About this RNA
The RNA shown here (SAM riboswitch aptamer (S box leader)) has 93 nucleotides and comes from Marivirga sericea. It matches the Rfam family "SAM riboswitch aptamer (S box leader)". Gene Ontology term of the family: regulation of gene expression.
[in-house]
RNA sequence: AAUUUAUAACGAAGAGGUAAGAGACAGGCUCUAUGAUCCUCUGGCAACCUGAUUCAAGGUGCCAAAUCCUGCCCGAACAGGGAAAUAUAAAUA
Numbered sequence: 001a002a003u004u005u006a007u008a009a010c011g012a013a014g015a016g017g018u019a020a021g022a023g024a025c026a027g028g029c030u031c032u033a034u035g036a037u038c039c040u041c042u043g044g045c046a047a048c049c050u051g052a053u054u055c056a057a058g059g060u061g062c063c064a065a066a067u068c069c070u071g072c073c074c075g076a077a078c079a080g081g082g083a084a085a086u087a088u089a090a091a092u093a
Base pairs, nucleotide, nucleotide: 002092003091004090005089006088007087008086013042014041015040016039017038021031022030023029025071026070027069028068043063044062045061048059049058050057051055067085072082073081074080
């Protein structure tokens, strides 16, 4: 990398370093030298697995915007529903 299952409208930011792009892809929209993105530290959220018994100790994960919105199908529809894709967890070989 692949497959299966589950979840994704809640929640949770400061500092330092770096640096001009970033938000998976395309379109939109947004963030960004008042420093985004990324990395590290600290703090926090959450509760998938382990452990304890409903806690948060360990392994992950997450902390702009609904997975930021839309993308394919149903639908009169900018309503709603489903799928796909993506992300994360656990498992498999």